[in-house]
RNA sequence: CCGGUGAAAAUGCAAACCUUGGGUAACCUUGGGACGCAAAGCCACGAGUCCAAUCAUUGGAUAGUCGGGUUGCCAAG
Numbered sequence: 001c002c003g004g005u006g007a008a009a010a011u012g013c014a015a016a017c018c019u020u021g022g023g024u025a026a027c028c029u030u031g032g033g034a035c036g037c038a039a040a041g042c043c044a045c046g047a048g049u050c051c052a053a054u055c056a057u058u059g060g061a062u063a064g065u066c067g068g069g070u071u072g073c074c075a076a077g
Stems, first nucleotide, its partner, number of pairs: 005077001011038003017032002021028002035064001041070003045067003048062006
């Protein structure tokens, strides 16, 4: 110097549930709340799952389902 792993420290995010508002719904969102997460930051490209219409496909949702892409904080052993 490169690769893998990631102790510690400083941070960050925020499940279920309750709540504000939106939506046919999945779900998103406001505030509370922490189950957890080293990318639980972002992206709907692939797959899965969910919702709506449909009668055979189309549209939507999910990034905290997985894969992939991309941008980041610290660094012992």

A computed fold for a 77-nucleotide RNA from an uncultured Geobacteraceae bacterium, annotated as c-di-GMP-I riboswitch aptamer. The coordinates come from a structure-prediction model, not an experiment, and the mean pLDDT is 86. The model forms 95% of the base pairs in the Rfam consensus.